[in-house]
Context: one part of a larger RNA
Molecule: small-subunit ribosomal RNA, 5' domain
Organism: uncultured bacterium
RNA sequence: GGACGAACGCUGGCGGCGUGCCUAACACAUGCAAGUCGAGCGGAGACACAGUUGAAGCGUAAGUGGAUGCUAUGUUUUAGCGGCGGACGGGUGAGUAACGCGUGAGCAACCUUUCCUUUACUGGGGGAUAACACAGCGAAAGUUGUACUAAUACCGCAUAAGACCACAACGGGACAUCCCGAAGGGGUCAAAGGAGCAAUCCGGUAAAGGGUGGCCUCGCGUCUGAUUAGCUAGUUGGUGAGGUAACGGCCCACCAAGGCGACGAUCAGUAGCCGACCUGAGAGGGUGAUCGGCCACAUUGGGACUGAGACACGGCCCAAACUCCUACGGGAGGCAGCAGUGGGGAAUAUUGGGCAAUGGGGGAAACCCUGACCCAGCAACGCCGCGUGAGGGAAGAAGGUUUUCGGAUCGUAAACCUCUGUCCUUGGUGAAGAGAAAGAGACGGUAGCCAAGGAGGAAGCCCCGGCUAACUACGUGCCAGCAGCCGCGGUAAUACGUAGGGGGCAAGCGUUGUCC
Numbered sequence: 001g002g003a004c005g006a007a008c009g010c011u012g013g014c015g016g017c018g019u020g021c022c023u024a025a026c027a028c029a030u031g032c033a034a035g036u037c038g039a040g041c042g043g044a045g046a047c048a049c050a051g052u053u054g055a056a057g058c059g060u061a062a063g064u065g066g067a068u069g070c071u072a073u074g075u076u077u078u079a080g081c082g083g084c085g086g087a088c089g090g091g092u093g094a095g096u097a098a099c100g101c102g103u104g105a106g107c108a109a110c111c112u113u114u115c116c117u118u119u120a121c122u123g124g125g126g127g128a129u130a131a132c133a134c135a136g137c138g139a140a141a142g143u144u145g146u147a148c149u150a151a152u153a154c155c156g157c158a159u160a161a162g163a164c165c166a167c168a169a170c171g172g173g174a175c176a177u178c179c180c181g182a183a184g185g186g187g188u189c190a191a192a193g194g195a196g197c198a199a200u201c202c203g204g205u206a207a208a209g210g211g212u213g214g215c216c217u218c219g220c221g222u223c224u225g226a227u228u229a230g231c232u233a234g235u236u237g238g239u240g241a242g243g244u245a246a247c248g249g250c251c252c253a254c255c256a257a258g259g260c261g262a263c264g265a266u267c268a269g270u271a272g273c274c275g276a277c278c279u280g281a282g283a284g285g286g287u288g289a290u291c292g293g294c295c296a297c298a299u300u301g302g303g304a305c306u307g308a309g310a311c312a313c314g315g316c317c318c319a320a321a322c323u324c325c326u327a328c329g330g331g332a333g334g335c336a337g338c339a340g341u342g343g344g345g346a347a348u349a350u351u352g353g354g355c356a357a358u359g360g361g362g363g364a365a366a367c368c369c370u371g372a373c374c375c376a377g378c379a380a381c382g383c384c385g386c387g388u389g390a391g392g393g394a395a396g397a398a399g400g401u402u403u404u405c406g407g408a409u410c411g412u413a414a415a416c417c418u419c420u421g422u423c424c425u426u427g428g429u430g431a432a433g434a435g436a437a438a439g440a441g442a443c444g445g446u447a448g449c450c451a452a453g454g455a456g457g458a459a460g461c462c463c464c465g466g467c468u469a470a471c472u473a474c475g476u477g478c479c480a481g482c483a484g485c486c487g488c489g490g491u492a493a494u495a496c497g498u499a500g501g502g503g504g505c506a507a508g509c510g511u512u513g514u515c516c
Base pairs, nucleotide, nucleotide: 001516002515003514004513006512007511008510009509010508013386014385015384016383017382018381019379020378021344026342027341028340030339031338032337035084036083037082040081041080043078044077045076046075047074048073050071051070052069057064058063091297092296093295100222101221102220103219104218105217106216110214111213115210116209117208118207119206120205121204123157125155126154133146134145135144136143137142162189163188164187165186167184170181171180172179173178193202194201195200223269224268225267230260231259232258235257236256237255238254239253240252242250272294273293274292275291276287277286278285279284299320300319301318302317303316322333323332324331325330350376352375353374354373358372359370360369361368362367389419390418391417392416399410400409401408402407423457424453425452426451427450428449429448433443460505461504462503463502464501465486466485467484471500472499473498474497475496481488482487
């Protein structure tokens, strides 16, 4: 000198764009943050309309009258069953020195819902169960029994191009175990319907290819300590079996005795890694906030279930600590989501608006949900831009300071005159952001534009001994104090304090901390 997620002191006009718990991965009141589909299903309720029933009342009678109940249809709401999504999006960096990350390869050892392309199929049956009803237990959370019912829920059967399994004449390839193709006969394995008058559309099943996403393996790179020198028993390898989507001591039985290490094993400390960011001429050094990629975690520890995908932040089970409810028998909870609270701290914001845009989930769609996101609020925390007026105005007012008392200086500075209107105030107008027919704007009556008003409302901070730009007066008298280094101060202090003047930067200026 540059930089900062900064803090502190003094000061503070506006706008744009960014950024904002670095500390306690401390504990959390409250609200919201993941739902959706009635065009999968049976119910239940509401409304409308139609059919049927036909009470009271009136009437001598015929009849009139229409309550109530039932049924069908249509619209609508949705607790339950079912489907898809809750594995994305959002947060945090505790752990991790590791194939975790980066980079380059490999998989002849693998999986992939939805999507795209292609081929074929979608026949015929069955038994249940929630809901609902009834009965019961419990303070509650909840739960038990009996009886009924539906499905794109569940289960057999048929069909089997095809896939898979064991066998296999034959052909081809290679990288060691091997891999690819294939005649053939044998075994196993499918399906679901819905909407519509219909056409058709949305689905279902099997298979192949693609796409996307992912698992796994390897080369190289990846902090400090030797005042850590030896470490290792599933340890290293083999055979077989199990397990997995798949290779593998991944697991197990048996066999062998190996494997790693001064090219730093093991141990200990520290740490998420990278694209990047800061600095520097570069080499390098430092950092890993915001944004993007990957990883890990979700009170602590462990476990599996479901599923294409999790060992699952707002799912389940167990254990532990903590908090809460309780009728003491037993239950409930997890903000490292967005706000917000307490606490810690030098220190870090609103319990805001909207789904209008972008994107995501569900749905045929209308649409619903979305604290992702888009906006607004707070903070000079940062960067950038603008303003706080412009021109004229004297042998130079007053006043301040100083003086050798002549003057010098503040100083064209002010007053005064003539203007301007950025910002500001008021009034009016008023967007783009919304691409294909229409509708739809939170921001926002915002930005912008027009008119009017009036210099009116807008400057401070640090420094002036040398380094280092900028000097005098008074006070003080080794005191009070200053100080980054050298050093100032003991009676003429340009170094302390105040004033005048000056220098520097400027809505900031200084100080402190950290890095280069």